Predicted 3D model of a 77-nucleotide RNA (c-di-GMP-I-GGC riboswitch aptamer) from Candidatus Subteraquimicrobium carltonvillense. NCBI's taxonomy places the organism under Bacteria, Bacillati, Actinomycetota, Candidatus Subteraquimicrobiales, Candidatus Subteraquimicrobium. Its mean pLDDT, the model's own confidence on a scale to 100, is 85. It matches the Rfam family "c-di-GMP-I-GGC riboswitch aptamer". Gene Ontology term of the family: cyclic-di-GMP binding.
RNA sequence: AGAGAUAAGGGCAAACCCCGUGAGAGCGGGGGGCGCAAAGCCACGGGACUUGGUCUAAGUUAGCCGGGUUGCCUCAU
Numbered sequence: 001a002g003a004g005a006u007a008a009g010g011g012c013a014a015a016c017c018c019c020g021u022g023a024g025a026g027c028g029g030g031g032g033g034c035g036c037a038a039a040g041c042c043a044c045g046g047g048a049c050u051u052g053g054u055c056u057a058a059g060u061u062a063g064c065c066g067g068g069u070u071g072c073c074u075c076a077u
Base pairs, nucleotide, nucleotide: 002075003074004073011036012035016031017030018029019028020027021026034063040069041068042067044066045065046064047061048060049059050058051057052055
């Protein structure tokens, strides 16, 4: 550099439930575990969603896709 396996070590954590928070989409904490090789981070482009005064608006989503950026383990194929 390339590639991730019914493998090893470790990691994250959907739905749902509880608590808090927000007008809402949602978000934070605990339980939980569907999945994930960037399911780490960044709203830059597209998509989706919320609110309103419906458009050169304000937000949410990185676990929708693309892009940017950083990085653990392994070498089966």